[in-house]
Context: one part of a larger RNA
RNA sequence: UUGGGCGUAAAGCGCGCGUAGGCGGCCUACCAAGUUGGGUGUGAAAGCCCAGGGCUCAACCCCGGAAGUGCAUCCAAAACUGUUAGGCUUGAGUUCUAGAGGGGGUGGCGGAAUUCCUGGUGUAGAGGUGAAAUUCGUAGAUAUCAGGAGGAACACCUGUGGCGAAGGCGGCCACCUGGAUAGAUACUGACGCUGAGACGCGAAAGCGUGGGUAGCAAACAGGAUUAGAUACCCUGGUAGUCCACGCCGUAAACGAUGAGAGCUAGGUGUUGCGGGUAUUGACCCCUGCGGUGCCGAAGCUAACGCGUUAAGCACUCCGCCUGGGGAGUACGGUCGCAAGACUAAAACUC
Numbered sequence: 001u002u003g004g005g006c007g008u009a010a011a012g013c014g015c016g017c018g019u020a021g022g023c024g025g026c027c028u029a030c031c032a033a034g035u036u037g038g039g040u041g042u043g044a045a046a047g048c049c050c051a052g053g054g055c056u057c058a059a060c061c062c063c064g065g066a067a068g069u070g071c072a073u074c075c076a077a078a079a080c081u082g083u084u085a086g087g088c089u090u091g092a093g094u095u096c097u098a099g100a101g102g103g104g105g106u107g108g109c110g111g112a113a114u115u116c117c118u119g120g121u122g123u124a125g126a127g128g129u130g131a132a133a134u135u136c137g138u139a140g141a142u143a144u145c146a147g148g149a150g151g152a153a154c155a156c157c158u159g160u161g162g163c164g165a166a167g168g169c170g171g172c173c174a175c176c177u178g179g180a181u182a183g184a185u186a187c188u189g190a191c192g193c194u195g196a197g198a199c200g201c202g203a204a205a206g207c208g209u210g211g212g213u214a215g216c217a218a219a220c221a222g223g224a225u226u227a228g229a230u231a232c233c234c235u236g237g238u239a240g241u242c243c244a245c246g247c248c249g250u251a252a253a254c255g256a257u258g259a260g261a262g263c264u265a266g267g268u269g270u271u272g273c274g275g276g277u278a279u280u281g282a283c284c285c286c287u288g289c290g291g292u293g294c295c296g297a298a299g300c301u302a303a304c305g306c307g308u309u310a311a312g313c314a315c316u317c318c319g320c321c322u323g324g325g326g327a328g329u330a331c332g333g334u335c336g337c338a339a340g341a342c343u344a345a346a347a348c349u350c
Stems, first nucleotide, its partner, number of pairs: 004321003007304002012318001014201003021194003025088005031082001033081002035077008049065002052062003091191001092188003102177001104176006110154001115149007125136002162169002206247006215241002220236004258317003262313002266295011299306002323350003332343004
């Protein structure tokens, strides 16, 4: 390289946007670049293949033919790909209406709880555990009542419920704002899909500067346990967790399943929107589109399982894999304040 693969055996980039490139709906006409057919030229000789001949045969040699999958040029064809021109509406998009939701920043509001402070009542214990102790308390704790401060998170509703490309998003109100979906009419007329690089987003932890700090809590200290206990349990407790700005760019970033469009039995939940039947009753029944679950025909799979939300049947484009270890390491490069990230071997060994 050919071939074979990527849910769990090695293998889908964490996710998006989009450049180049690759691929691309229906109809008509033209051209003839690709494509197809034919002609001509060329494709040195030798060799290979076929026929004949010469060394007694053969190897070898001589002569002739064929072949030479290719290239150039000419003629022709016009189905397919392509160019150009014209048209179409199913792909894609735009407009109008309604409903529901997510995220960010800003401003405001709310109640429950924890902690702390002040005051009242009140007295000897309270905490904690398997049992204890460290710890707190006669300087009045715990308990209870009233008032205040401050930070963080939003119980119930809450649901294989919803939304988002992914990470993720949960108290209430206002403002700003992206997308999806259903229905209806009108419009544009292939405007599409994918996407190497590039660019952007990206949990937690971590880093820089400045704030904030109620609870929780790496590190750390003490008490236990134990043979020991640098742990599990307990009492404390600092970074951090929170906010602003900037960085980091990784996760079992998982559906361990790339994106798009087409085709292929059903059954049963749930969610959003709509239509119908029908009473008007929060229902119920039939049905369409979009999402989200479960079970299953065919088929697939090594099996497990998947099964219209495919891992089935075919297509387009991208990414990735090629025995285990060495190793996602070394070296080099790029990025980063650092931690480190990305790219990525070999010797050797089984």
Molecule: small-subunit ribosomal RNA, central domain
Organism: uncultured prokaryote